Predicted 3D model of RNase P RNA and transfer RNA as a complex of 449 nucleotides.

[in-house]
This record gives sequence, structure tokens and C1' cells, in this order.
RNA sequence: UCAGAUGGCCGGAUGGCCGCUCCCGUUUUACGGGGGAGGAAAGUCCGGGCUCCACGAAAACACGGCGCCGGGUAAUGCCCGGCGGGGGCGACCCCAGGGAAAGUGCCACAGAAAGCAAACCGCCAUCCGCUUGGAUGGUAAGGGUGAAAGGGUGCGGUAAGAGCGCACCGCGCGGCUGGUAACAGCAGCGGCACGGUAAACCCCGCCGGGAGCAAGACCAAAUAGGGAUGGCAGCCGCGCGCGCCGCGGCGGGCAUGUUUUUGGGCCGCCAUCCGGGUAGGUUGCACGAGGCGUCUGGUAACAGGCGUCCCAGAUGAAUGGUCAUCGCCUGCGUUCGCGGGUACAGAACCCGGCUUAUAGGCCAUCUGAUAAU
RNA sequence: GCCGGCUUAGCUCAGUUGGUAGAGCAGUUGAUUUGUAAUCAUCAGGUCGGGAGUUCGAGUCCCCCAGCCGGCACCA
Repeated sequence: UCAGAUGGCCGGAUGGCCGCUCCCGUUUUACGGGGGAGGAAAGUCCGGGCUCCACGAAAACACGGCGCCGGGUAAUGCCCGGCGGGGGCGACCCCAGGGAAAGUGCCACAGAAAGCAAACCGCCAUCCGCUUGGAUGGUAAGGGUGAAAGGGUGCGGUAAGAGCGCACCGCGCGGCUGGUAACAGCAGCGGCACGGUAAACCCCGCCGGGAGCAAGACCAAAUAGGGAUGGCAGCCGCGCGCGCCGCGGCGGGCAUGUUUUUGGGCCGCCAUCCGGGUAGGUUGCACGAGGCGUCUGGUAACAGGCGUCCCAGAUGAAUGGUCAUCGCCUGCGUUCGCGGGUACAGAACCCGGCUUAUAGGCCAUCUGAUAAU
Repeated sequence: GCCGGCUUAGCUCAGUUGGUAGAGCAGUUGAUUUGUAAUCAUCAGGUCGGGAGUUCGAGUCCCCCAGCCGGCACCA
């Protein structure tokens, strides 16, 4: 210098004028002071807080999700470190990475054969024919089909062959050593028995009750505190104005997958449909697993201590417009000037992640190549 | 804001244990007719919304995006 890898950051700046919204103050209706989008506010894909479903405890079945090992965390499917496999010369990157010797299913077409394997061509032996071939048997090295054909390479062996025998590699089994573990290494035994698919059913282990701020609470206004059907579901007693009524009890209901057990509480409850009314306000609602700085522990994720700061709260929904100067990119003409542009996108109960979109620019560490010293 | 569903030919829709993508209407060409319609025959038309993954193989299974559609206020 060129080509890359990884991690992180910024993502216009300043001033004037005119506006919007929230909070505070005052001489109180107009002034003054202060705050006012993001790294993704997005998708709503995970995990929580919070709220309600009347409140708890427990079990089974079903359903859904996750899945190497260890750690972090409020929690996670996230993050960190490691292991194994794959890719790259390398820095480094990628992996839904449990179980296929519990069982079931599937493996189209092609091919002889696709799952307690099989023999089309070939090779070899015997017999017949003796001309090219045919029959029976052996074989699985070679050919062919396929995504996949029941270990691979070499030597020996054989009629031809074959783990048939041997060496190395792979695989399996139990053992020893190291490691918390995943796993790795070592020597031994076994001649190979066990194809793939679980983002097919399934098995094993772990996790999960449901709904969501349009949750929920309070105030105010208005209407018909209405009707039908179905379910529990119906029964008994008393009263009367006797009916489609009222009261009491049993029973029944109150979880939002189903069922069961148990404690304790409330009550007629639940579902669907039709009809009536309102279209208002307050709260939840912003001090939080909070930000910044620093020290300590830890390889790291992260944890702890100390100091410091208060930082958006709209609801037909604020966060803007314009002017000037400068920055960045770009086009045109010689310095300099003129013109154009300045990404993705925009809070709505709040956090931790993931994913997706993003003009342009900056920093740090590392790798490879080339050149010079 | 929250919660569901859909996307296959020009239009409306099928497509299940994953194995060559179909139907009706519309369109082309030909026959029939004096001509048109109807009818008969024939042909064309699809990167299954887009991109990655699992698998030998994906419209179908899984993940991430895009577009479209629908539902959810309170009182009694």
C1' cells in the first nucleotide's frame, strides 16, 4: 500500500425569529424558567415486571415449547466460556448439536435388489452342446442404477472371490488416566453385528394456568337493572293476591384445556344471540432489574461497593417551520463559485433479549499478500 | 395499542401420511353457421407472495420478512 476478520461508536452543529406539548414559579391568564424520540421507538418473535380472572395446596391426562457441557441472569429459546462436527492459507466464521441396538411409518423415479437384503451384466467351476451358446452351482472384487447398495486402503489368499487372514484407518464394547462436565488420550478385546429420516409419529429430560393497560380501579352522564335459547337442573317445604310469584334448604355454579382430591370463601351462575344507553374525566403513568463515572472480584457474560444525576408523557394524539453560517456527499465550469442532496425511521404501561431496516463516517485489535529498511 | 386469519394460472378456488401442480370461467387456433352466440376439438399460460434452513427431494415441515383482511370500548 492492497485485500480481509472481529468488536465498538457517531449518525449533522451553532445562533436568531415564529409555533406545539408537559412540569414548576409568580405580581394569576399572561409572562419567566426547565424538559421534549430511537438505535432500532419497528416486527410483536421469546422472556419478565404489573393487573385482573374469588384465594391457596396437590396430582394425572392432554397441548405447546426447549434440547452438547458448565456458568451468568428476575427470567429466557438470550449472553459468556468450553467441547464436538464442518468451512477458510489465516485472523476467524457456521451448526434446531438429546435418542434411529423401545416401537411404528416413509425412502418416489431408476435399479436385480431400498431394509431379519439381493444377483442384471460380469468372474469362476461342473455338465450339455461344441459354432455364437445353454443349464446348475459358487461369488460379490469390477460394471450399471440411485441421494443412499451392509466398513475403507494395501498385502496375502483363492477355481474365482470374500474380514477368509494380517497391517493401518474407521466403528463398537468394557477398562484405566485427565477434566466439575460435555469430552479427550492410552493400551486391550471384537472381524463388523448397528443405512438415512425425529424442523414424521414417538421415547427421555426440563419448562409452561389463562388473558392482556382497549388489563384494572374511581367519579360523572344516560337507558328498559329488558328479552330469547341452551346448560348446571331439578327436587322438597312454607306463604299468598295462586302464576312464568316470593322465601328457605338440598343440589349446583364461581379457571380461562379436561378431570380429580383437599382447605377456606362468595352466590343463583355461565354461554350465545337480540334490544337499550354513553362516546366524558381522573388514575394505572414514569424513581426504574434506571443512567453516568470510578474501584474491587471474575478469562468473560456479570456481580458488588462508593460517588453523582433525575432524563418525553401526547390521547383526532406535542417533539415543528423558516432564515443565516459551517460540516458531509455529489454535478458543472481552471484556483474558487453556483446548483442539488443529507439514511432507516418515528414513543403510547414499563423493562431484558432476538430479528429486520439503515445514506455516510470514525476508532481499536488482529490476519494474509507485496515492497522498503 | 393488542389478538387472529389469508396469499397457488388473467379471475374464483382444490391440492395430507413430503415424490411430475390441477378444476371451472376467461384467452389462442380450428371445425360447425350466410354470420354471431352456444357446442365440439386443440393449445398456451405458474420462479405456488419473497428469502434462508431441514431433507435425496418442499406448494406441503421450520424460521425471518412483505402485503391484504377481520375482531377487541364502556354502562346496564

Rfam match: Bacterial RNase P class A. Rfam's curators write: Ribonuclease P (RNase P) is a ubiquitous endoribonuclease, found in archaea, bacteria and eukarya as well as chloroplasts and mitochondria. Its mean pLDDT, the model's own confidence on a scale to 100, is 78.